[in-house]
RNA sequence: CCAGCCGGCCGGGCGGUCGCGGGCGUUCACGAGACGUUCGAGGAAAGUCCGGACUCCACAGGGCACGGUGCUGGCUAACGGCCAGGCGGGGCGACCCGACGGAAAGUGCCACAGAAACAUACCGCCGCUCCCAGACCUCGCUCUGGGCCGGUAAGGGUGAAAAGGCGGUGUAAGAGACCACCGGCGGGCCUGGUGACAGGCUCGGCCAGGCAAACCCCACCGGGAGCAAGGCCAAGCAGGGGGGAAGGCGCUGCACAAGCGCCGGGAGGCGGCUCGUCUCCCUCGACCUCCGGGUAGGCCGCACGAGACGGCGGGUAACCGCCGCCCCAGAUAGAUGACCGCCACCCUCGCCCGAGGGGACAGAAUCCGGCUUACAGGCCGGCUGGGCUC
RNA sequence: CGGGAUGUAGCGCAGCUUGGUCAGCGCGCCGUGUUCGGGACGCGGAGGUCGGAGGUUCAAAUCCUCUCAUCCCGACCA
Numbered sequence: 001c002c003a004g005c006c007g008g009c010c011g012g013g014c015g016g017u018c019g020c021g022g023g024c025g026u027u028c029a030c031g032a033g034a035c036g037u038u039c040g041a042g043g044a045a046a047g048u049c050c051g052g053a054c055u056c057c058a059c060a061g062g063g064c065a066c067g068g069u070g071c072u073g074g075c076u077a078a079c080g081g082c083c084a085g086g087c088g089g090g091g092c093g094a095c096c097c098g099a100c101g102g103a104a105a106g107u108g109c110c111a112c113a114g115a116a117a118c119a120u121a122c123c124g125c126c127g128c129u130c131c132c133a134g135a136c137c138u139c140g141c142u143c144u145g146g147g148c149c150g151g152u153a154a155g156g157g158u159g160a161a162a163a164g165g166c167g168g169u170g171u172a173a174g175a176g177a178c179c180a181c182c183g184g185c186g187g188g189c190c191u192g193g194u195g196a197c198a199g200g201c202u203c204g205g206c207c208a209g210g211c212a213a214a215c216c217c218c219a220c221c222g223g224g225a226g227c228a229a230g231g232c233c234a235a236g237c238a239g240g241g242g243g244g245a246a247g248g249c250g251c252u253g254c255a256c257a258a259g260c261g262c263c264g265g266g267a268g269g270c271g272g273c274u275c276g277u278c279u280c281c282c283u284c285g286a287c288c289u290c291c292g293g294g295u296a297g298g299c300c301g302c303a304c305g306a307g308a309c310g311g312c313g314g315g316u317a318a319c320c321g322c323c324g325c326c327c328c329a330g331a332u333a334g335a336u337g338a339c340c341g342c343c344a345c346c347c348u349c350g351c352c353c354g355a356g357g358g359g360a361c362a363g364a365a366u367c368c369g370g371c372u373u374a375c376a377g378g379c380c381g382g383c384u385g386g387g388c389u390c
Numbered sequence: 391c392g393g394g395a396u397g398u399a400g401c402g403c404a405g406c407u408u409g410g411u412c413a414g415c416g417c418g419c420c421g422u423g424u425u426c427g428g429g430a431c432g433c434g435g436a437g438g439u440c441g442g443a444g445g446u447u448c449a450a451a452u453c454c455u456c457u458c459a460u461c462c463c464g465a466c467c468a
Stems, first nucleotide, its partner, number of pairs: 001386010012343007020040008042361001046372002049370005054226004061275004066222005071085005086100001087098004101217002106215002108211003122156002124152004130147006136140001164182002167179003183207002185204008230300004240291005247263006264282006293467003307326001309324006345358005391464007400417004410448001419435005441457005
C1' cells in the first nucleotide's frame, strides 16, 4: 500500500430570534391569564417475535389435552436472550455459521424412474438327477440355444438416496462367508473434565438408508386476559325489550306469608376439558347473550426505576457487589419545531479561491430485558493474508 | 394502544389439514365458426412462478423464520 475479519462508538456543533408541551415559583381570588426558571425522542422510540413487572379473574391446585423450548455449564426477575466451552461444517487465515436430544421404541412417507426405497432378482453370472429344439464321420455322463426350478449381490442400469472400502482366501458363481489393513457403530473398563465430550485399552462381524421445521418418544417450561388491564369521581338515558335450564322432601309457623335444613339440578369464575373449590340461582329472578338507550368529561394507575454515570473490587466472560453522584419526556389525537449567522461533513462547477446544492432510517403513548428488521455518512481499536522498501 | 384474519391468472375463489405425478374452477380476454352486422351459442387457445426474502427437505403454493401490504374487532354507564 492492497484485499479482508472482528469489536466498540457517533448519528452534526455553537450562538441568536420566535413558537409548542410538562414541572416549579411569583403575581392574582386557591381559577384563567401573564412573567420568570427548568426539563423535553431513539439506536432503533419500529415489527409486536419472545420474556418479565404490574392489574383483574377467590387460590393459581391435581390430571388429561394443547402449545413452546431442545449439545453442556453458567448469567438473569425471566427468556426462544447473553457469555464461556464441546461437537459438526466453511474459509489459506483473522474468523464465521449451526432448530445441535432420539431414526438399533413404534407408526407413517420416500413422487417419477427402477427388479427392489429396506427388503427384493430386470439384465447379467452360476448350477440342475427336469423339459423342449437343434448340431455331429463321433449319438454321448457330449456341445449349442431356450424354458422351468434354484443359488447369488461381484458387474450393468435407475434414482436425491441402493446392502462398509480395498486386497486376498474361498466358491459352481458369489457374498464379512472367512482373513489382514482402514473406516463406522454398539457394550465394558481406565484416564482427564462439574459437564457436553476427548484420548486410550478391550470385546462383538454388529455394518444398521433418509425425513422428527411428519406423527411420536424423552427432558424441561407454560392458568387466562391485558393499561381500552384496573380503581375513583362526575354527567346522562328507558336500571327498557327478546332469548337461554332445572324441584322435590322435611321442619318452624294459624297460614296458600316468610324462613331454615337435606338431596338434586342449573349459571358463572373457567376463553380447551375434567376433578376440586367459591359465589349466585331454581319463576317479582342472579348470570350469560342479542337488540335498544345514554355519555364519550376529569383524576389515579403514570414514571425513583431489575435506573443513568463515575470509581473500586470479584469473575476468562456474560454478570454481580460496594461506594459516590444525578433526577433524565409524560402528551391524550397527541408537544419535542421553524428561521438566521458562523463552523464541520458530503456532492457539483477540472483544481486553489469562490459559488451553488444537500442532511439516512425513523419517531415516545404502562414500564423494563432481549431478538429481528430499516439506516446517508463518519470515527476509534484489535487482528489476518499478500506485495514493496529499509 | 391491544387482539385477530387474509394475500394464488385482469376480477372472484378452490387447492395448504396428509409436501410430489397439482397449479385448477367460474367470469373476463384472444382466435375461429354461425349472422347482413352485433349479442348469445359452439370449437380452440393464451395468460401464474402462488405478496417478498431466507431456511428444512431429494423435492415447498403447502412446513419453519423474518418481512411487506390489506382488512376486521375491541371504550365506558344502566